[in-house]
Model confidence (mean pLDDT): 77 of 100. Predicted 3D model of RNase P RNA and transfer RNA as a complex of 463 nucleotides.
RNA sequence: UCAGGCGGCCGGGCGGCCGCUCCGGCUCCGGCCGGGGAGGAAAGUCCGGGCUCCACGGAAACACGGUGCCGGUUAACCACCGGCGGGGGCGACCCCAGGGAAAGUGCCACAGAGAGCAGUCCGCCCGCCGGGACCUCGAGAGGUCUGCGGGUCAGGGUGAAAGGGUGCGGCAAGAGCGCACCGCGCGCCCGGCGACGGGCGCGGCACGGCAAACCCCACCGGGAGCAAGACCAAGUAGGGACGACGCGUUCCGCGCGAGCGGGGCAGGCCGGUUUCCGGGCCAGUCGUCCGGGUCGGUCGCGUGAGGCACCCGGCGACGGGUGUCCCAGAGGAAUGGUCGCCGCCCGCGCGAGCGGGCACAGAACCCGGCUUACAGGCCGCCUGAUCCA
RNA sequence: UGGGGCGUAGCCAAGCGGUAAGGCAGUGGGUUUUGGUCCCUCGAUCCCAGGUUCGAAUCCUGGCGCCCCAGCCA
Numbered sequence: 001u002c003a004g005g006c007g008g009c010c011g012g013g014c015g016g017c018c019g020c021u022c023c024g025g026c027u028c029c030g031g032c033c034g035g036g037g038a039g040g041a042a043a044g045u046c047c048g049g050g051c052u053c054c055a056c057g058g059a060a061a062c063a064c065g066g067u068g069c070c071g072g073u074u075a076a077c078c079a080c081c082g083g084c085g086g087g088g089g090c091g092a093c094c095c096c097a098g099g100g101a102a103a104g105u106g107c108c109a110c111a112g113a114g115a116g117c118a119g120u121c122c123g124c125c126c127g128c129c130g131g132g133a134c135c136u137c138g139a140g141a142g143g144u145c146u147g148c149g150g151g152u153c154a155g156g157g158u159g160a161a162a163g164g165g166u167g168c169g170g171c172a173a174g175a176g177c178g179c180a181c182c183g184c185g186c187g188c189c190c191g192g193c194g195a196c197g198g199g200c201g202c203g204g205c206a207c208g209g210c211a212a213a214c215c216c217c218a219c220c221g222g223g224a225g226c227a228a229g230a231c232c233a234a235g236u237a238g239g240g241a242c243g244a245c246g247c248g249u250u251c252c253g254c255g256c257g258a259g260c261g262g263g264g265c266a267g268g269c270c271g272g273u274u275u276c277c278g279g280g281c282c283a284g285u286c287g288u289c290c291g292g293g294u295c296g297g298u299c300g301c302g303u304g305a306g307g308c309a310c311c312c313g314g315c316g317a318c319g320g321g322u323g324u325c326c327c328a329g330a331g332g333a334a335u336g337g338u339c340g341c342c343g344c345c346c347g348c349g350c351g352a353g354c355g356g357g358c359a360c361a362g363a364a365c366c367c368g369g370c371u372u373a374c375a376g377g378c379c380g381c382c383u384g385a386u387c388c389a
Numbered sequence: 390u391g392g393g394g395c396g397u398a399g400c401c402a403a404g405c406g407g408u409a410a411g412g413c414a415g416u417g418g419g420u421u422u423u424g425g426u427c428c429c430u431c432g433a434u435c436c437c438a439g440g441u442u443c444g445a446a447u448c449c450u451g452g453c454g455c456c457c458c459a460g461c462c463a
Base pairs, nucleotide, nucleotide: 001385002384003383004382005381006380007379008378009377010376012342013341014340015339016338017337018336020037021036022035023034024033025032026031039360043371044370046369047368048367049366050365051225052224053223054222056278057277058276059275060274061273062272064221065220066219067218068217069083070082071081072080073079084098085096086095087094088093099216100215104214105213106210107209108208121156122155123152124151125150126149127148128147131146132145133144134143135142136141137140164182165181166180167179168178169177183205184203185202186201187200188199189198190197191196229299230298231297232296239290240289241288242287243286244285245284248265249264250263251262252261253260254259267282268281269280270279292462293461306325307324308323309322310321311320312319313318343358344357345356346355347354348353390459391458392457393456394455395454396453399413400412401411407443415431417429418428419427436452437451438450439449440448
């Protein structure tokens, strides 16, 4: 200098004037003063929680859904960190839903002989009585092709995949048939919390792939959502139809009686289903449709797993401590406009300069993540190549 | 906020692991004197990106776009 890898940050600045909204104070109720006012993604709503409600709480089983190497972090997680194994890259570094296929079921198209307790199409070799055809010459033999039976999986060919790989020996030809190394499986030992790694021995190899196919195993999960939910005010016909489950029995007391109150037993309902235990409720409750009314206010609502700085522990995610700060809260929904100077980009112009623009986007109960969008710019660490000293 | 569905040629659509059917419209050709009818032919980033698999429109994950439904009181 060029080409890259990883991590982090900013994302117009300052000032004047005029507005909008919230909070606090004052007020002669007209306003005045002071302070705050979008984001790293506020977005998608993909995960996880807080909070609130639903008479439920606990245990077990089943169903459904999710997660899936190991260890850790966390309120929790499908997140994050650090490792292990596999793959890619010269490298910095990057990617991986990465449990189980020697429980079962299923699938493996086309091609190919054969695709799942494999298989002989070509080839190689042996045998069979020879038959047939052809060639060679030293005339009796040899060779080639063809037939049948068998051996073989080394080679060719098909395929994504053909029942370990390479080499040597061996064999009629071959083959883990034998041996060495590598791979694989099993056992033992060592290191590690563990995933796993290393070593030794045994086994000639059995066990193809797919579980983001069903499934098996382990673990996790009650449902709904701030339009949750609570209160106030106003208004209507606190109405109608259909459906579901119920209104059981006994005793005591009161009452002239209809009935009321209490207790026992049985039954029903408790937000996936069933069973058990404890508890709650029961004389009406719930659902759908039609009809009616309203579409107002207050709270929830911002002190929080909060921000910043420093110190300590940890490789790190993160945790602990001290100090300091209060930092949006609307409800058809504020966060804007304009002027001056500067910065950057684009266009025009020889030039002074002129004109336009400032990425993506925009809170709505809150928080931790993930994902997606983003003009331009800055910082740090590292790798490779080339050149110069 | 919660739930459900869809995306395949210009339009309507089938296919749900194994070469992307079919119809209308369109291009080119044939038949005809010409036009129509009829016959043949052509045309697909399967919404996008990544992954699983030998192989993906189909399975999984993420994203984009569109459509539909529900919600207050008594």